[in-house]
A computed fold for a 104-nucleotide RNA from Fictibacillus phosphorivorans, annotated as SAM riboswitch aptamer (S box leader). The prediction has a mean pLDDT of 85. The sequence was found by an Rfam model in a public genome assembly.

RNA sequence: UUCUUAUCGAGAGAGGUGGAGGGACUGGCCCUUUGAAGCCUCGGCAACAACUAUUUUUAGUACUGUGCCAAUUCCAGCAAGCGGAAUCGCUUGAAAGAUAAGAG
Repeated sequence: UUCUUAUCGAGAGAGGUGGAGGGACUGGCCCUUUGAAGCCUCGGCAACAACUAUUUUUAGUACUGUGCCAAUUCCAGCAAGCGGAAUCGCUUGAAAGAUAAGAG
C1' cells in the first nucleotide's frame, strides 16, 4: 500500500508541555486563547485478536497485542422509494472513512 470479512445510534479525561488550529475529503455546522493540533505522564472505556468455560455457538475475564475517551462515522455528499408548491424532510441501500483480524 492492496484485497477479504466483521463492526461503527453504546461507552470512557485529568495533569504537564505547547501556542493556533482541529473535527479524513468537499459543503454545512460545530469545538478552540475559559488554550487547538502534536508530545509526555497517569487514569479510564470497550472487548477485535487473546484467554477461560461450554462444545461449535454462547457466556465470562481483562494478563497480553491493538483501538478508543465533544457532538450517531457531528450531518449531508451517490442511488432508489415516500411526502412536500419549493429550498427540503423521512426511510433504505451504496460509496467514502475508521478500527480489528486474516491474506498478498